[in-house]
């Protein structure tokens, strides 16, 4: 100086007219009007992915299904979030980053190719055995060809008829044991054991999960009707049928509960002080915790935060001059920056019951560490 | 506001994670007819976008996008 890598801030601001919504306080003709003073969107207010507070409802107590989640350690009211770290693996020359990892005892499954997807002989090597002596049968091999995403740990060596962990030396992994580190996943050292494909779901563990959402709900005002149906009762306080009378039975009346019609469809809380926000010190690598001091910072309900003009910064793009380097009579070309000038741009996008993340979207700016490259010192 | 639920050919359905996505009907082209139309023979067209997992994805999982449907 160019290219990047991680990680955090930032999200235009003043003035002037006219609006709008909410607090307060004054006046006043008091549901309302005016005037004053003050408050008035976001880092994602968004998608509704997770997690919780609140709320109504269910609910001895336990287990079973069913869902979700799984490396350690921490953080946090919770979490599927986040810190710091571990092992593999893959990308990137690299700072650096994406993914994945509870358990394997016992079950299933890998199209299509290909002999075989772990109970395997198509070629090929070797042995026997028959004749037509290059051909059939039988038989041993998984070291070598080909198939395939994926082929029975690697290399070398003895060994064998040919071969193989079949033996063995070293290399890789896996299990046990013994030591040293670390909280702890884990790692390093020694030693032992030929114990050695991969992958995907079932299963097994350990954890955690009642359902439903502010249209949750609580209250008050306006209005209306219980037409009909189901059930439970209760009575001579209408009555009727049944029978010669009573009881029972039916129908009906009348009380509850449910459907089911019918009516209002207005306001008040919930609702904005809260796992709250800034600075500062203090532990902790760090996520974050605790101490002190400050501070009030939207609450709308068809829905408020907006619109014109200037100005200021910023960012692009043009030109005029001045500066500097080259060369030159003039001149003519190259370079960087600052002050005026003219035009143009300024993303994503808007609260809706409040919080903790997560995830998309986003023009321009800064600000820290660290890596490649180059070029000077 | 709050909870769900689906995206496959022009349309209407299929498709255990396994070759080249499969019918019907639409559509083009051709025979047949004096023409049409049925027939009949051929033919082309799709997984809503973009990531991951896997040898391999319409299917699995994430996340835009866009559509429906409930609820006073």
């Nucleotide at each position: 100086g160019c290219a990047g890598c991680a990680g955090g801030c930032u999200g235009u601001u003043c003035u002037a007219u006219c609006g709008c919504u909410c607090u307060u306080c004054u006046g006043u003709u008091u549901u309302g009007c005016a005037g004053a003073a003050g408050g008035g969107a976001g880092g994602a207010a968004a998608g509704u992915c997770c997690g919780g507070a609140c709320a109504a409802c269910a609910c001895a107590g336990a287990g079973c299904a069913c869902c979700g989640c799984a490396c350690u350690u921490c953080c946090u009211a919770a979490c599927g979030g986040g810190a710091a770290g571990a092992u593999g693996u893959c990308c990137g020359c690299g700072a650096g980053g994406g993914c994945a990892u509870a358990g394997u005892a016992c079950c299933g499954g890998a199209a299509c190719a290909g002999a075989a997807a772990a109970c395997a002989a198509c070629c090929g090597u070797c042995c026997c055995g028959a004749c037509c002596u290059g051909u059939c049968g039988g038989g041993a091999u998984a070291a070598g060809g080909g198939u395939g995403a994926a082929a029975a740990g690697g290399u070398g060596g003895g060994g064998u008829a040919a071969g193989a962990g079949c033996c063995c030396a070293c290399c890789g992994g896996u299990g046990c044991c013994g030591g040293g580190g670390g909280u702890g996943a884990c790692u390093c050292c020694g030693g032992c054991a030929g114990c050695c494909g991969u992958u995907c779901g079932g299963c097994u563990u350990g954890c955690g999960g009642g359902u439903u959402g502010a249209a949750a709900g609580a209250c008050c005002a306006c209005g209306u009707a219980u037409a009909c149906c189901g059930g439970c009762g209760u009575u001579u306080c209408a009555g009727g049928g049944u029978u010669g009378c009573u009881c029972g039975c039916c129908c009906g009346a009348u009380g509850c509960c449910g459907g089911g019609g019918g009516g209002u469809g207005g306001g008040u809380c919930g609702a904005u002080c809260g796992a709250g926000c800034g600075c500062u010190u203090u532990g902790g690598u760090g996520a974050c915790a605790a101490a002190g001091c400050g501070c009030c910072c939207a609450g709308a309900u068809a829905a408020a935060u907006g619109a014109u003009a200037g100005a200021a910064a910023c960012c692009c793009g043009g030109a005029c001059a001045c500066g500097c380097c080259u060369u030159u009579c003039a001149g003519a070309g190259g370079c960087a920056u600052u002050u005026a000038c003219c035009g143009g741009g300024a993303a994503c996008a808007g609260a809706a019951u409040c919080c903790g993340g997560c995830u998309u979207a986003c023009a321009g700016g800064c600000c820290u560490g660290c890596u490649g490259c180059u070029u000077u010192u | 506001g709050g909870c769900c639920c689906c995206g496959u050919a022009g349309u209407u359905c299929a498709a255990c994670g396994g070759a080249u996505a499969g019918a019907a009907u639409a559509g083009c082209g051709g025979u047949u007819u004096c023409c049409u139309a049925a027939a009949c023979c051929g033919u082309a067209g799709a997984u809503a976008c973009a990531g991951g997992u896997u040898c391999g994805a319409u299917u699995c999982c994430u996340g835009u996008c866009g559509g429906g449907g409930c609820u006073a």

Description:
Two RNAs folded together computationally: RNase P RNA and transfer RNA, 449 nucleotides in total. The coordinates come from a structure-prediction model, not an experiment, and the mean pLDDT is 76. It holds a member of the Rfam family "Bacterial RNase P class A". Rfam describes the family as follows. Ribonuclease P (RNase P) is a ubiquitous endoribonuclease, found in archaea, bacteria and eukarya as well as chloroplasts and mitochondria. It is annotated as a ribozyme.